[in-house]
RNA sequence: UCAGCUGGCCGGACGGCCGCUCCGGCAGGGACCGAAAGGUCGCCGGGGAGGAAAGUCCGGGCUCCUCGGACAUGCGGUGCCGGAUAACGUCCGGCGGGGGCGACCCCAGGGAAAGUGCCACAGAGAACAGACCGCGGAGUUCGGCGAGGCGAGCCUGCUCGCCGAGGCGAACCGUAAGGGUGAAACGGUGCGGUAAGAGCGCACCGCGCGGCCGGCAACGGUCGCGGCACGGCAAACCCCACCGGGAGCAAAACCGAAUAGGGACGGCGCGGGGGCGACCCCGGGACCCUUUGUCCGGGUCUUGCCGUCCGGGUAGGUUGCCAGAGGCGCCGGGCAACCGGCGUCCCAGAGGAAUGGCCGUCGCGCGGGAGCAGUCCCGCCCUACAGAACCCGGCUUACAGGCCGGCUGAUGCC
RNA sequence: CGGAGCGUAGCGCAGCCCGGUUAGCGCACCAGUCUGGGGGACUGGGGGUCCCGAGUUCAAAUCUCGGCGCUCCGA
Numbered sequence: 001u002c003a004g005c006u007g008g009c010c011g012g013a014c015g016g017c018c019g020c021u022c023c024g025g026c027a028g029g030g031a032c033c034g035a036a037a038g039g040u041c042g043c044c045g046g047g048g049a050g051g052a053a054a055g056u057c058c059g060g061g062c063u064c065c066u067c068g069g070a071c072a073u074g075c076g077g078u079g080c081c082g083g084a085u086a087a088c089g090u091c092c093g094g095c096g097g098g099g100g101c102g103a104c105c106c107c108a109g110g111g112a113a114a115g116u117g118c119c120a121c122a123g124a125g126a127a128c129a130g131a132c133c134g135c136g137g138a139g140u141u142c143g144g145c146g147a148g149g150c151g152a153g154c155c156u157g158c159u160c161g162c163c164g165a166g167g168c169g170a171a172c173c174g175u176a177a178g179g180g181u182g183a184a185a186c187g188g189u190g191c192g193g194u195a196a197g198a199g200c201g202c203a204c205c206g207c208g209c210g211g212c213c214g215g216c217a218a219c220g221g222u223c224g225c226g227g228c229a230c231g232g233c234a235a236a237c238c239c240c241a242c243c244g245g246g247a248g249c250a251a252a253a254c255c256g257a258a259u260a261g262g263g264a265c266g267g268c269g270c271g272g273g274g275g276c277g278a279c280c281c282c283g284g285g286a287c288c289c290u291u292u293g294u295c296c297g298g299g300u301c302u303u304g305c306c307g308u309c310c311g312g313g314u315a316g317g318u319u320g321c322c323a324g325a326g327g328c329g330c331c332g333g334g335c336a337a338c339c340g341g342c343g344u345c346c347c348a349g350a351g352g353a354a355u356g357g358c359c360g361u362c363g364c365g366c367g368g369g370a371g372c373a374g375u376c377c378c379g380c381c382c383u384a385c386a387g388a389a390c391c392c393g394g395c396u397u398a399c400a401g402g403c404c405g406g407c408u409g410a411u412g413c414c
Numbered sequence: 415c416g417g418a419g420c421g422u423a424g425c426g427c428a429g430c431c432c433g434g435u436u437a438g439c440g441c442a443c444c445a446g447u448c449u450g451g452g453g454g455a456c457u458g459g460g461g462g463u464c465c466c467g468a469g470u471u472c473a474a475a476u477c478u479c480g481g482c483g484c485u486c487c488g489a
Stems, first nucleotide, its partner, number of pairs: 001410010012362007020048007030041004050385001054396002057394005062248004066070001075244005080094005095109001096107004110239002115237002117233003132179002134175004140171004145166001148163007187205006206228001207226008252319004262310007270283005284302006326345008363382001365380006415488007424441004434472001443459006465481005
């Protein structure tokens, strides 16, 4: 210098003017709205979006409901080990595996010798497998060839028969080195061995089991044994271990109208007639007493209306609602996540929903121009992603531009 | 705030549960034949980021995770 890895941070600054919202003071006051509860209105001072406020994917606080230990089954989730934490699927440190020359990055990373299931196509054979080509002929059978040997015949060097080393072919057999198929072919490499081969034997590697050593552990190292059995898939069913009761601030608590409906108490009571009226008379209906039962007789009440009170509950209002697993600084412990101590600060709380607009200066970036250069001038832009809604810890996703630190590789120069 | 479903050719849908040959079907599109021509019929053909990214697996439209978009339901 180039290429790259990684950790952390910022997300314009200052000032002025006009607004919005919350809190406090003036303020134990006034005006207005409302039945009430309560709300609105002035001035001054102070606070007022984020690193993700987002997605709502996990975990918790808080509140109510159900049950009475929240258990089991089922369902859902998590899954190497240790630690951190209120908790987590998060974070930190380590282990193992994979990728990269490296810094470093990635991994849902328990169990496949519990059981079930799947492994397409190709291929001979795909899971207690298989023999297509090939290799081989030790053993068996058959058919040719056949050095040579034996016997017989006679025409004495020929014919016939038998045996037959060896060698060829086929069947059968052996084999799994090699070829070929596939993602995967029932350990790999080498030497020996063999008819050819093969863990058949041996060495190393891998794998499994056991011991010892190191480590809290995951795991690592080493020694011995085993001749290889035990392919892959559980983000297939499943098994094991652990975790989870449900709902969510529109949770929930308090105050509480109007109207309608509910309950209690009191008063008036149906039709006709009389009385100013309280009330009286006659009649109807229901129930009770009386009667064996009906009638008669006696007693109470009348579909409803009005008033007072009570309770539930709606609209509306208040609380929940911001002092908290809080921020910052220092010290201490820890590799770290994080924890402890001390000091200091108060830092949005709206409720159809405030946090905005304009201007100036500086500054970042981009473009253009001047200049040898430091630099100066002009123009554009101030921008990205995005807007709290009960709160907190995480994860994930989006993001213009910029700053700081650490590290790796290559190349050049000294 | 809570829950469910969908995304595959220009359009409408299968396939996904339980992974496997070249992802199919209808309409539409293109070409040819039949017709004087149109329509129609027949024959043949083309056309796919299986919403996007990552992972598991020998292999992913299908399984898992994250994201984007759309629709519906409940308070």
Two RNAs folded together computationally: RNase P RNA and transfer RNA, 489 nucleotides in total.
Rfam match: Bacterial RNase P class A. It is annotated as a ribozyme.
Model confidence (mean pLDDT): 76 of 100.